[in-house]
Context: one part of a larger RNA
RNA sequence: UCCGGCGAGUUGCGGGACGCGGCAAGGGAAAGGAUGAGGACAUCCGGACCCGGAGGGAAACCGAGCCUUAAGAGGGCGUCAGUCGCGUCACGCAGACCCGAAACCGGGUGAUCUACCCAUGGCCAGGAUGAAGGGGCCGUAAAAGGCCCUGGAGGUCCGAACGCACAACCGUUGAAAAGGGUGGCGAUGAGCGGAGGGUAGGGGAGAAAUUCCAAUCGAACCCGGAGAUAGCUGGUUCUCCUCUAAAUAGCUUUAGGGCUAGCCUUCACCGAGUCUUGCGGAGGUAGAGCACUGAAUAUCCGCGGGGGCGUCAAAGCUUACCAAAGAUUAUCAAACUCCGAAUGCCGUGUAGACGAUGGUGGGGAGUCAGGCCGCAUGAGAUAAGUCGGGCGGCCAAAAGGGAAACAGCCCAGACCAGCAGCUAAGGCCCCAAAGUGCGUGUUAAGUGGUAAAGGAUGUGGGAUCUCGAAGACAACUAGGAUGUUGGCUCAGAAGCAGCCACGCAUUCAAAGAGUGCGUAAUAGCUCACUAGUCGAGAGGUCCUGCGCCGAAAAUGACCGGGGCUGAAACACGCCGCCGAAGCUCUGGGAUGGCGAAAGCCAUCGGUAGAGGAGCAUUGCCGCGGGGGCGAAGCAUGACCGACAAGGGCAUGUGGACCCGCGGGAAGAGAGAAUGCCGGA
Numbered sequence: 001u002c003c004g005g006c007g008a009g010u011u012g013c014g015g016g017a018c019g020c021g022g023c024a025a026g027g028g029a030a031a032g033g034a035u036g037a038g039g040a041c042a043u044c045c046g047g048a049c050c051c052g053g054a055g056g057g058a059a060a061c062c063g064a065g066c067c068u069u070a071a072g073a074g075g076g077c078g079u080c081a082g083u084c085g086c087g088u089c090a091c092g093c094a095g096a097c098c099c100g101a102a103a104c105c106g107g108g109u110g111a112u113c114u115a116c117c118c119a120u121g122g123c124c125a126g127g128a129u130g131a132a133g134g135g136g137c138c139g140u141a142a143a144a145g146g147c148c149c150u151g152g153a154g155g156u157c158c159g160a161a162c163g164c165a166c167a168a169c170c171g172u173u174g175a176a177a178a179g180g181g182u183g184g185c186g187a188u189g190a191g192c193g194g195a196g197g198g199u200a201g202g203g204g205a206g207a208a209a210u211u212c213c214a215a216u217c218g219a220a221c222c223c224g225g226a227g228a229u230a231g232c233u234g235g236u237u238c239u240c241c242u243c244u245a246a247a248u249a250g251c252u253u254u255a256g257g258g259c260u261a262g263c264c265u266u267c268a269c270c271g272a273g274u275c276u277u278g279c280g281g282a283g284g285u286a287g288a289g290c291a292c293u294g295a296a297u298a299u300c301c302g303c304g305g306g307g308g309c310g311u312c313a314a315a316g317c318u319u320a321c322c323a324a325a326g327a328u329u330a331u332c333a334a335a336c337u338c339c340g341a342a343u344g345c346c347g348u349g350u351a352g353a354c355g356a357u358g359g360u361g362g363g364g365a366g367u368c369a370g371g372c373c374g375c376a377u378g379a380g381a382u383a384a385g386u387c388g389g390g391c392g393g394c395c396a397a398a399a400g401g402g403a404a405a406c407a408g409c410c411c412a413g414a415c416c417a418g419c420a421g422c423u424a425a426g427g428c429c430c431c432a433a434a435g436u437g438c439g440u441g442u443u444a445a446g447u448g449g450u451a452a453a454g455g456a457u458g459u460g461g462g463a464u465c466u467c468g469a470a471g472a473c474a475a476c477u478a479g480g481a482u483g484u485u486g487g488c489u490c491a492g493a494a495g496c497a498g499c500c501a502c503g504c505a506u507u508c509a510a511a512g513a514g515u516g517c518g519u520a521a522u523a524g525c526u527c528a529c530u531a532g533u534c535g536a537g538a539g540g541u542c543c544u545g546c547g548c549c550g551a552a553a554a555u556g557a558c559c560g561g562g563g564c565u566g567a568a569a570c571a572c573g574c575c576g577c578c579g580a581a582g583c584u585c586u587g588g589g590a591u592g593g594c595g596a597a598a599g600c601c602a603u604c605g606g607u608a609g610a611g612g613a614g615c616a617u618u619g620c621c622g623c624g625g626g627g628g629c630g631a632a633g634c635a636u637g638a639c640c641g642a643c644a645a646g647g648g649c650a651u652g653u654g655g656a657c658c659c660g661c662g663g664g665a666a667g668a669g670a671g672a673a674u675g676c677c678g679g680a
Base pairs, nucleotide, nucleotide: 001680002679003678004677005676006675011094012093013092014091016089017088018087019086020085021084022083023082026051027050028049032045033044034043035042036041055062056061065077066076067075068074097235098234100232104225105224106223107222108221109220115199116198117197118196120194122192123191124189126158127157128156129154133150134149135148136147137146138145162186163185164184166183167182169180170179201217203213204212205211210219238614239613240612241611242610243609248261249260250259251258252257262367263366264364265363266362267361268360269359270358273354274353275352276351277349278348279347280346281345287339288337289336293333294332295331298328299327300326304322305321306319307318308317309316370395371394372393373392374391375390377388378387379386400411401410402409415588416587417586418585420584421583422582426578427577428576429562430561431560435575437574438573439572440571441570442569448564454549455548458546459545460544461543462542463541464540465539466538467537475533476532477531478530479529481506482505483504486500487499488498512527516525517524589604590603591602592601593600594599615669617666618665620663621662622661623660624659625658626657633653634652635651636650637649639647640646
């Protein structure tokens, strides 16, 4: 991992609802007893007792009424059949669908492991060092002291046994649930070990680490309370049919749990409902506005204040200071409004559409983590596949077609079958179904085939202004002068460092007191301006279509790919076609409604969940059958069920029981639970 078997809403009691049945103003027993036939079964007896048959009021009390009250008003509660049995559903009390703790408590068992302690008997090769003490000699007045010898101390030294466990290596489904090889540390000591004994679970022991107490220790192990509890996780077994949710509100020591409501389903009763359309309403949003409340700005005016002058003090004068109120122009606001929509909402009428969708009551639920998209918004950074709420859609619980692939986007809601047709979104060169379709333009960037501020004689369209045959624009030829080197400044300043002024005047076809380069300053080159040559358009501004640059990322690039340029790109038109489980057609089924029927109409995606109808398994009861001329079981096969769960037949195997119909009862259906047991 697979296969086989086992494996989860049960039972009792209680009240409730519904269905079926008995009896009914009544209904019913229980224990117990009798009989058959003997404990079960049946019939009969048994009425203790239970429910119902009258309620209302605190009560007195009254009574189909009563209470409240001054009330005869109003209102509240009543007046309308029950009861017993069986079945189904959910609930309550019980382990209450099954498996699962970490733990708690009680009673016991453990110190053969290990910790410490007690008493007892053991073990430590060899080598080294050489304390005290002692002796001899020297020494001294005697000592002290010195030398040599002796001696053999020590949590002394080196190092086996023995003990330990410091390092790295190996081992890591090991040879081993702690080891191996190598090196290391202690090795007469707080040493090591033998056999015996002691201390026990909130307890012991501890050279102290939450360390040890039998491979278990922040509280051992065994059995019991015990099926502890688990708002948590997992699992929960046949089929078909109808309907079909929620992820919200309020409350919650509540937030991943509940309760009630909302939304689903089912039954009964009532007989409504939604949309479009006319009319009538309420309202303060979008927008707008500044009349209020505030904010913000400019100018004018200016209360008041500040500065200056003045003065003993002041009055007073003054001010390119600040500035209330006011005026004018121009603004802003969710918590501003003199105004004010569209939608939406409420009511009502007519007609139409839909075709039971609505309401009330009873039974049963599930849901209380939602997600993305669009629109208008709050929070955030006018960030987030971000966090909220509102309205709508889809997913959730929705398959099909499109978007290359892609829950939430676009199209569209799958009862079944069809080698029939039409379309939607989206497409029609090839991959790949359908146009290498038509017309007119645009793009040259492979833009298309992803980006901004910003930049640019890209290119198309439009508008407008100026110049131009009295000759423009460009080019070329020539001129570009004089007062004068303007004045000032300055070492110099001469058109051209700087300052000032005039924006001068003269001669002219024209020529600035000078556009730039240049010089120390001059000089020189050039421009404006003018003439000539030439001979037809030239220059600027604005709006707009498409393109260009701006443009750097990590595994291989790319529009899905190939490939595409009068297109297979873009824009505007037009015709045709393809394209889905949509629609149509043909055949079939089911559900609901209508109908006397024939038939007609509508409907049939679906998770949680509600409701309905069935199939199969194992006992039991009744009836009917099969079987050694071969039961069940097992194996194989192309049969039936025009829906399934399932059911048959034949053959083989097997070798003794089995089936049908009707009922009644469940240890009643397996793929999942790191399920349990067995096997491969």
Large-subunit ribosomal RNA, domain II from a Clostridiales bacterium, 680 nucleotides, folded computationally. Its mean pLDDT, the model's own confidence on a scale to 100, is 86.